[in-house]
Context: one part of a larger RNA
RNA sequence: AACGAACGCUGGCGGCGUGCCUAACACAUGCAAGUCGAGCGAGAAAGCUCCUUCGGGAGUGAGUAAAGUGGCGCACGGGUGAGUAACACGUGGAUAAUCUGCCCUUAGGUCUGGGACAACUCGGGGAAACUCGGACUAAUACCGGAUAAGACCACGAGUUGACACCUGAGUGGGAAAAGCAGGGGACCUCUUCGGAGGCCUUGUGCCAGAGGAUGAGUCCGCGUUCCAUCAGCUUGUUGGCGGGGUAAAAGCCCACCAAGGCUAAGACGGAUAGCUGGUCUGAGAGGAUGAUCAGUCACACUGGAACUUAGAUACGGUCCAGACUCCUACGGGAGGCAGCAGUGGGGAAUAUUGCGCAAUGGGGGAAACCCUGACGCAGCAACGCCGUGUGUGCGAUGAAGGCCCUCGGGUCGUAAAGCACUGUCGAGAGCCAAGAUGGCUCGUAUGGUUAAUAGCGGAUCAGAUUGAAGGUACCUCCAAAGGAAGCACCGGCUAACUCUGUGCCAGCAGCCGCGGUAAUACAGAGGGUGCAAGCGUUGUUC
Numbered sequence: 001a002a003c004g005a006a007c008g009c010u011g012g013c014g015g016c017g018u019g020c021c022u023a024a025c026a027c028a029u030g031c032a033a034g035u036c037g038a039g040c041g042a043g044a045a046a047g048c049u050c051c052u053u054c055g056g057g058a059g060u061g062a063g064u065a066a067a068g069u070g071g072c073g074c075a076c077g078g079g080u081g082a083g084u085a086a087c088a089c090g091u092g093g094a095u096a097a098u099c100u101g102c103c104c105u106u107a108g109g110u111c112u113g114g115g116a117c118a119a120c121u122c123g124g125g126g127a128a129a130c131u132c133g134g135a136c137u138a139a140u141a142c143c144g145g146a147u148a149a150g151a152c153c154a155c156g157a158g159u160u161g162a163c164a165c166c167u168g169a170g171u172g173g174g175a176a177a178a179g180c181a182g183g184g185g186a187c188c189u190c191u192u193c194g195g196a197g198g199c200c201u202u203g204u205g206c207c208a209g210a211g212g213a214u215g216a217g218u219c220c221g222c223g224u225u226c227c228a229u230c231a232g233c234u235u236g237u238u239g240g241c242g243g244g245g246u247a248a249a250a251g252c253c254c255a256c257c258a259a260g261g262c263u264a265a266g267a268c269g270g271a272u273a274g275c276u277g278g279u280c281u282g283a284g285a286g287g288a289u290g291a292u293c294a295g296u297c298a299c300a301c302u303g304g305a306a307c308u309u310a311g312a313u314a315c316g317g318u319c320c321a322g323a324c325u326c327c328u329a330c331g332g333g334a335g336g337c338a339g340c341a342g343u344g345g346g347g348a349a350u351a352u353u354g355c356g357c358a359a360u361g362g363g364g365g366a367a368a369c370c371c372u373g374a375c376g377c378a379g380c381a382a383c384g385c386c387g388u389g390u391g392u393g394c395g396a397u398g399a400a401g402g403c404c405c406u407c408g409g410g411u412c413g414u415a416a417a418g419c420a421c422u423g424u425c426g427a428g429a430g431c432c433a434a435g436a437u438g439g440c441u442c443g444u445a446u447g448g449u450u451a452a453u454a455g456c457g458g459a460u461c462a463g464a465u466u467g468a469a470g471g472u473a474c475c476u477c478c479a480a481a482g483g484a485a486g487c488a489c490c491g492g493c494u495a496a497c498u499c500u501g502u503g504c505c506a507g508c509a510g511c512c513g514c515g516g517u518a519a520u521a522c523a524g525a526g527g528g529u530g531c532a533a534g535c536g537u538u539g540u541u542c
Stems, first nucleotide, its partner, number of pairs: 001541003005538005012388006018381002020346001025344003029341003034072003039069002047060005079299003089223007098216002103212004108207003111145004121134005152173004158167001179204006187198004225271003232262003237259004242254003274296004278289004301322005324335004352378001354377003360374001361372004391421004401412004425483001428477003438466002441463001443461001446458001448456002486531005491512003497526005507514002
């Protein structure tokens, strides 16, 4: 000098930050990932109104709710640092050894059929979790057929070349698709004469290519703690050939063959530890450290495994095993806060079971919108930094009182009282935000698309509406010195001295050391010194 600090005494206000460093201990409760009806089929009830034979029926509610199927998302965001001494991280490269949903650009296509399974309904089993069977049905769900430029696979004339890679005429092979929404003047088909479809058109999807962007995988050079009281280690080990496997090189895996490979420039073993930008300190070199914020890695009760997917070996998915907890009708089931709050426990020690999606960002959706403990805010804590106040001026017979005294006086001390002022903060009252240039709706004119003055999307103008914090900040008014100072120290280091008590006792102490009858060192008092809403102590680092 510093701190994610703790403890003791004390404590006015505000702003901005920060807040389980210990048990990666166990967790009650609530919330933290949904969304789309413009993909699809089906579809309630309460309530209200009317009718009624009083049993009920009709309309509305409403194509709503709640489910199902399908799509996208759930691999992001958020948490923690257990493991890891390693291509984990940092930095610089390689990928001619690779993948990449959504997004952008570009150039093509989107034809024709089929069979199911949920939901619903019927029946059964179970305490429950849930589950079984029959029958029905739709799709952008699933499966055939057609088409195939390019892409892919096989063969391959040939060019370049030491080989490999690359380029490559040509031949053969298998492999695609899905619709939905808006508008419409002619023309055609059907028509219950209301319309429906074809057709035209716009938007958005879908399929197969090429390129980009973004993200990711893999490999390599260098750097990256301590112990030699760890000196030898290794058999898929090191290499080859041939297979398998992956998006992808490779003992990554397998069969066979060879006997190699690493090591004193520290292998192997053990201990400790996430790494970095940074942070603290220091003149620097260096040393220590890795909270908050940012990048990256790893983990998600413990261990293992794969499925789905563009992407996971998946925190709030699945399966298996284990420990623990809970429910049970004893047959069987359920769970995973190292998400946000919160509880117990551990500890010297660390906060609210708060408000809101208004802003920023994310997911879904054409959009309205929905979801979002990310985030924005508020609450608690002097935990830190910064700011500010606790008054200002005058006021000597130097009052009273305390303390000291050489008894003359000195000091607290202009300090108080008293007089005259001011109004920051706090109290009360009033006014009242920015953050909202966004989103939505309506209208107007204009250009684009188009057969079209529909529709659609773009731009301009105008109007209405949307704020959690919050009636908060800021500002104004009002009364009133009123509500607001402590802590440590005073022998030397080290700024600051006397008296009383005690008598090697009681005690102090960071070091030197004080105390045994005149203690500036113990305890108290008066006085003083230093910091100040803090001051000291302890711990740790430089």
The part of an RNA shown here (small-subunit ribosomal RNA, 5' domain) has 542 nucleotides and comes from an uncultured prokaryote. Rfam family: Bacterial small subunit ribosomal RNA. The prediction has a mean pLDDT of 80.